[in-house]
RNA sequence: AUAUGACAAAGCCAAACCAUCCGCGAGGGUGGGACGGAAAGCCAACGGGGCUCUGAUGUACUCCUUGUAAAGUCUUCAGUCAGACGGCCGGGCUGCCACA
Numbered sequence: 001a002u003a004u005g006a007c008a009a010a011g012c013c014a015a016a017c018c019a020u021c022c023g024c025g026a027g028g029g030u031g032g033g034a035c036g037g038a039a040a041g042c043c044a045a046c047g048g049g050g051c052u053c054u055g056a057u058g059u060a061c062u063c064c065u066u067g068u069a070a071a072g073u074c075u076u077c078a079g080u081c082a083g084a085c086g087g088c089c090g091g092g093c094u095g096c097c098a099c100a
Stems, first nucleotide, its partner, number of pairs: 004098002012037002017032006035087001041093003046090003049085001051083002053079004058074001060073003
């Protein structure tokens, strides 16, 4: 130095949930809180993925009804000069310590 990660040391981060703010939404900020994490640090302008949004689609479902329409949900497809997610996966960059 690289690889590796322990019955080691010093520490670090913070899931769900709650409160509050922002957003159409996925989600994000702050505080509390710990499920966990050896990179749960950074990159979404590296690739994939599910999610949101918009549009289209249908012998579909819900609701309503004299009959329709509207509205909501679901199936499928498309859009990235629509979006969020790094604690979804692969990848890139950086970092503490040192038993074997």
A computed fold for a 100-nucleotide RNA from a Syntrophaceae bacterium, annotated as c-di-GMP-I riboswitch aptamer. The sequence was found by an Rfam model in a public genome assembly. The coordinates come from a structure-prediction model, not an experiment, and the mean pLDDT is 79.